[in-house]
Context: one part of a larger RNA
RNA sequence: CUGGGCGUUAAGCGCGCGUAGGCGGCUUUUUAAGUCAGGGGUGAAAUCCCGGGGCUCAACCCCGGAACUGCCCUUGAAACUGGAUGGCUAGAAUACUGGAGAGGUGAGUGGAAUUCCGAGUGUAGAGGUGAAAUUCGUAGAUAUUCGGAAGAACACCAGUGGCGAGGCGGCUUACUGGACUGAUACUGACGCUGAGGAGCGAAAGCGUGGGGAGCAAACAGGAUUAGAUACCCUGGUAGUCCACACCGUAAACGAUGAGAGCUAGUUGUCAGCAAGCAUGCUUGUUGGUGACGCAGCUAACGCAUUAAGCUCUCCGCCUGGGGAGUACGGUCGCAAGAUUAAAACUC
Numbered sequence: 001c002u003g004g005g006c007g008u009u010a011a012g013c014g015c016g017c018g019u020a021g022g023c024g025g026c027u028u029u030u031u032a033a034g035u036c037a038g039g040g041g042u043g044a045a046a047u048c049c050c051g052g053g054g055c056u057c058a059a060c061c062c063c064g065g066a067a068c069u070g071c072c073c074u075u076g077a078a079a080c081u082g083g084a085u086g087g088c089u090a091g092a093a094u095a096c097u098g099g100a101g102a103g104g105u106g107a108g109u110g111g112a113a114u115u116c117c118g119a120g121u122g123u124a125g126a127g128g129u130g131a132a133a134u135u136c137g138u139a140g141a142u143a144u145u146c147g148g149a150a151g152a153a154c155a156c157c158a159g160u161g162g163c164g165a166g167g168c169g170g171c172u173u174a175c176u177g178g179a180c181u182g183a184u185a186c187u188g189a190c191g192c193u194g195a196g197g198a199g200c201g202a203a204a205g206c207g208u209g210g211g212g213a214g215c216a217a218a219c220a221g222g223a224u225u226a227g228a229u230a231c232c233c234u235g236g237u238a239g240u241c242c243a244c245a246c247c248g249u250a251a252a253c254g255a256u257g258a259g260a261g262c263u264a265g266u267u268g269u270c271a272g273c274a275a276g277c278a279u280g281c282u283u284g285u286u287g288g289u290g291a292c293g294c295a296g297c298u299a300a301c302g303c304a305u306u307a308a309g310c311u312c313u314c315c316g317c318c319u320g321g322g323g324a325g326u327a328c329g330g331u332c333g334c335a336a337g338a339u340u341a342a343a344a345c346u347c
Stems, first nucleotide, its partner, number of pairs: 004318003007301002012315001014200002017197001021193003025088003029084003033081002035077008049065006091190001092187001094185002096182001098180001103176007110154001114150008125136002162168002205246001207244004214240002219235004257314006265292013296303002320347003329340004
């Protein structure tokens, strides 16, 4: 290389956009590059293979044939692939329609709670725990009532509900992305995938400037304990929040790449639509999201029209364990580090 694989054994890039490339619907005419057939040239000899022969045999040697799976020229064929050409509408896109949604960004705004501050009532405890103590409190705490300030998060609704890759949840509004349904109309293969590339990308972390109620790495103290650099308690700083800029990683998970077609059903739910009538139900249908289950698949577990079934196209990745996702080098980064990625040695 061939071959075999990637839910859990090694292996699906975190996600979309998209360049090159690969692959690509129905049909007319044509071409003849691929393809196929005939003919010709060449494919040195030796070697290999087949037949025969010579050394007593064999190795070895000699003769003949085949082969040299290739390349070139030429004559044809035209189904398929490709090229050219004309047409089509089943893929794809656009226009129209309408409803759904925590999809995104900006601005405004609301109530509950927490903490703090001021004032009133009020008195000796309060906190906290398995039990305590550190802690707070007669300089009046805890509790309770009124007023004020601040920041952060949005109870109920809430749902194997919805929209998204990450993720998104008070309310209002402006701008804005996508998906879906239904009818037509229009374009006419405009498609799929996607090496590089460039964009987005939780949390933590980093830079500058704000903000800081609660929570809380580090840290301090109290307990526990043989010890206790912990679990529990009292405090508490970065951080958590905002703006801008970086980082680019996660069990970024469905541990399951994207697209297309085909292959029993039953049942729930979400968003639409249509028909029927008992006017709120039934039936049908499209798209999503669940539970079960046949064929089939699987080592088993399980998957099963949302496939891990049966096929096709394209990409990514794997090749015993450790060494090691490390070293070195490159690229990126302010740094932390990320990415690309070995070998010796060892079992």
Predicted 3D model of a 347-nucleotide part of an RNA (small-subunit ribosomal RNA, central domain) from an uncultured prokaryote. The coordinates come from a structure-prediction model, not an experiment, and the mean pLDDT is 88.